Context: one part of a larger RNA
RNA sequence: UUGAACGCUGGCGGCGUGCUUACACAUGCAAGUCGAACGCGAAAGCGGCUUCGGCCGCGAGUAGAGUGGCGCACGGGUGAGUAACGCGUGGAUAAUCUGCCCCUGUAUCCGGAAUAGCGGCUGGAAACGGCCGAUAAUACCAGAUACGUUCAUUCUUUACCGUAUGAAGAAAGGCGACCUCUAUUUAUAUGUUGCCGUACAGGGAUGAGUCCGCGUCCCAUUAGAUAGUUGGCGGGGUAACGGCCCACCAAGUCGACGAUGGGUAGCCGAUUUGAGAGGAUGAUCGGCCACAUUGGAACUGAAACACGGUCCAAACUCCUACGGGAGGCAGCAGUGGGGAAUAUUGCGCAAUGGGCGAAAGCCUGACGCAGCGACGCCGCGUGAGGGAUGAAGGUCUUCGGAUCGUAAACCUCUGUCGGAAGGGAAGAACGUAGACUGUGCCAAUCAGCAGUCUAUUGACGGUACCUUCAAAGGAAGCACCGGCUAACUCCGUGCCAGCAGCCGCGGUAAUACGGAGGGUGCAAGCGUUAAUC
Numbered sequence: 001u002u003g004a005a006c007g008c009u010g011g012c013g014g015c016g017u018g019c020u021u022a023c024a025c026a027u028g029c030a031a032g033u034c035g036a037a038c039g040c041g042a043a044a045g046c047g048g049c050u051u052c053g054g055c056c057g058c059g060a061g062u063a064g065a066g067u068g069g070c071g072c073a074c075g076g077g078u079g080a081g082u083a084a085c086g087c088g089u090g091g092a093u094a095a096u097c098u099g100c101c102c103c104u105g106u107a108u109c110c111g112g113a114a115u116a117g118c119g120g121c122u123g124g125a126a127a128c129g130g131c132c133g134a135u136a137a138u139a140c141c142a143g144a145u146a147c148g149u150u151c152a153u154u155c156u157u158u159a160c161c162g163u164a165u166g167a168a169g170a171a172a173g174g175c176g177a178c179c180u181c182u183a184u185u186u187a188u189a190u191g192u193u194g195c196c197g198u199a200c201a202g203g204g205a206u207g208a209g210u211c212c213g214c215g216u217c218c219c220a221u222u223a224g225a226u227a228g229u230u231g232g233c234g235g236g237g238u239a240a241c242g243g244c245c246c247a248c249c250a251a252g253u254c255g256a257c258g259a260u261g262g263g264u265a266g267c268c269g270a271u272u273u274g275a276g277a278g279g280a281u282g283a284u285c286g287g288c289c290a291c292a293u294u295g296g297a298a299c300u301g302a303a304a305c306a307c308g309g310u311c312c313a314a315a316c317u318c319c320u321a322c323g324g325g326a327g328g329c330a331g332c333a334g335u336g337g338g339g340a341a342u343a344u345u346g347c348g349c350a351a352u353g354g355g356c357g358a359a360a361g362c363c364u365g366a367c368g369c370a371g372c373g374a375c376g377c378c379g380c381g382u383g384a385g386g387g388a389u390g391a392a393g394g395u396c397u398u399c400g401g402a403u404c405g406u407a408a409a410c411c412u413c414u415g416u417c418g419g420a421a422g423g424g425a426a427g428a429a430c431g432u433a434g435a436c437u438g439u440g441c442c443a444a445u446c447a448g449c450a451g452u453c454u455a456u457u458g459a460c461g462g463u464a465c466c467u468u469c470a471a472a473g474g475a476a477g478c479a480c481c482g483g484c485u486a487a488c489u490c491c492g493u494g495c496c497a498g499c500a501g502c503c504g505c506g507g508u509a510a511u512a513c514g515g516a517g518g519g520u521g522c523a524a525g526c527g528u529u530a531a532u533c
Base pairs, nucleotide, nucleotide: 001531002530004529005528006527007526008525011380012379013378014377015376016375017373018372019338023336024335025334027333028332029331032070033069034068037067038066040064045058046057047056048055049054077291078290079289086216087215088214089213090212091211092210093209096208097207101204102203103202104201105200106199107198108197109143111141112140118133119132120131121130122129123128149168150167151166152165153164155162173196174195175194176193177192178191182189183188184187217263218262219261224254225253226252229251230250231249232248234246235245236244266288267287268286269285270281271280272279273278293314294313295312296311297310316327317326318325319324344370346369347368348367352366353364354363355362356361383413384412385411386410393404394403395402396401417474419469420468421467422466423465427460431456432455433454434453435452436451437450438449439448477522478521479520480519481518482503483502484501488517489516490515491514492513498505499504
């Protein structure tokens, strides 16, 4: 010094912190969102009508599922593997990619065929399907166009860049406002305009990939290792270099400056110790990496070879009508097991942050809080002043006394914490609604934008804090006292019982065992054990 545990003890608060078996997991929650992309579209209930079969209206274009977009690669967990360009540090990328975001430029033309949801029929115990029919889109696909872009050829150049010619390759709409123009001419959109999108390019920002120099544990009782191995030519593949992969050719390459093999281990900022050098460690917090029951694989996508996605295999668990299916807490709680040992199946999205959305908002076990544990650090309290007949009592005694000891009693006070009562926050900024002012493309208004005022939003929590009331009242233990090492006497025991970190104590006067009185040291802790410097 500790993420500690154990023993005895235990008043309060603040801030932190809290599985060892990468063992198995019941249950709930942890990733959704958008109707301003699209087509559909209930029911309960209420009311009305009825030929009593039912129908209509509201509920409601609501709930809901489906197509589509974005997100699900972030956030959260764990450290199994890994001795490696994994990490740290410094570089390279003229060998690369980058959704959302910002800036700039140019566009957003014209068509088509489907499909789910739905309806009908139907298979299956279920999971889940099959066939037929109809339908929409910012889903999908032709065509046109091409400022840039890519490719081919030509000129130039070591190369990049650059010039010229040819070829190829895009797109999607939605919402609001308005009537100046256009079209119908009352008002609306095909018109105008604003916002959000879409496509192709250039740049930025951010993020990522790859490569290199140096550093990075133990064993030589591990000395040789290696055939895609080392290099070349040509190709394939990738966003990209490369034996990354393939065909052919050559025979290389690494190694006592420790190859290869074996063991152990996530790495770092840091933490801890130390005067430093150095040593030890890598919990919490932050950065990077790896993993998601075990092993393998790809799909989608800007990015994954994807914890709460897919497929295959394996082990395990569960359902089954035996034909077949379902699952993955190293997310937050929680359970069993293991262990000396580590918490609540809590509250809230009020704040911060994230996803989606134009927004309202929805989701968020991230996060903010609360609960439990003296596990740690820090702070406070358990009273203060006076009080000698030095009371009683205990212990010791040389029997005179000494000591506990101003300690208590008693007197006078105070009111921290805890208790009761009353008041009572900051954390709230946004956003939205209303009113007003300004700005506003424009013919004008509006929409939109900016500002001011008012209203509204708190899990924690009636918490912190403040005031008042009562009351010394509710709040001290633990270890040690032979030397090291601060602190001594009596009794009991008699090499017994026992103590002990080392030296060592105990066999009849034990300051060392056990008890008592006294003392010493720390103190809501004190000791022991373990580990480390």
Small-subunit ribosomal RNA, 5' domain from an uncultured Desulfovibrionaceae bacterium, 533 nucleotides, folded computationally. Model confidence (mean pLDDT): 84 of 100. Rfam family: Bacterial small subunit ribosomal RNA.